[in-house]
The RNA shown here (c-di-AMP riboswitch aptamer (ydaO/yuaA leader)) has 136 nucleotides and comes from a Fimbriimonadales bacterium. The coordinates come from a structure-prediction model, not an experiment, and the mean pLDDT is 77. Rfam family: c-di-AMP riboswitch aptamer (ydaO/yuaA leader). Rfam describes the family as follows. This family represents a conserved RNA structure found upstream of the ydaO and yuaA genes in Bacillus subtilis and related genes in other bacteria. The sequence was found by an Rfam model in a public genome assembly. Lineage of the source: Bacteria > Bacillati > Armatimonadota > Fimbriimonadia > Fimbriimonadales.
RNA sequence: AGAGGGUCGUCGUCGAACCGUCGGCUCGGGCCGACGGACGGGGGAACCGAUCCUUGGGGUGAAUGGGGCUCCGGCCCCUAGGGUAGCUCUUGGCCCGAACCCGUCAGCUAACCCCGUAGAUGAAGCGGGAGUCGAU
Numbered sequence: 001a002g003a004g005g006g007u008c009g010u011c012g013u014c015g016a017a018c019c020g021u022c023g024g025c026u027c028g029g030g031c032c033g034a035c036g037g038a039c040g041g042g043g044g045a046a047c048c049g050a051u052c053c054u055u056g057g058g059g060u061g062a063a064u065g066g067g068g069c070u071c072c073g074g075c076c077c078c079u080a081g082g083g084u085a086g087c088u089c090u091u092g093g094c095c096c097g098a099a100c101c102c103g104u105c106a107g108c109u110a111a112c113c114c115c116g117u118a119g120a121u122g123a124a125g126c127g128g129g130a131g132u133c134g135a136u
Stems, first nucleotide, its partner, number of pairs: 010123005018037008038117006048107001056105001057102004065078005081096004086132007
């Protein structure tokens, strides 16, 4: 000097997973609870739709489908779709393309009812073009 790892701070990124007030705990950072707001999801009429009913069916999510190999644990490649520092379109690069839940049951769905506000992670955070919002 470089690479890798850990901790703290700043600024972020994916995601609905945030904001405010009050109270308690804490040296502090912060944590817990209550209330309110905001965001997100599920159930649920009429009308409409639906031809399924064990090869069960369904939900959150971008995460669906295909091919090959396999020691059957899994691995490789492609792909619907998704992410990449205000937002939309376009274009190029780089990535993701999982996991979990309900439990025989659910189309849409006004009123109404119920639930969530987690987790993971980055290093100057990838650029070009057109338009547009805001700040200075």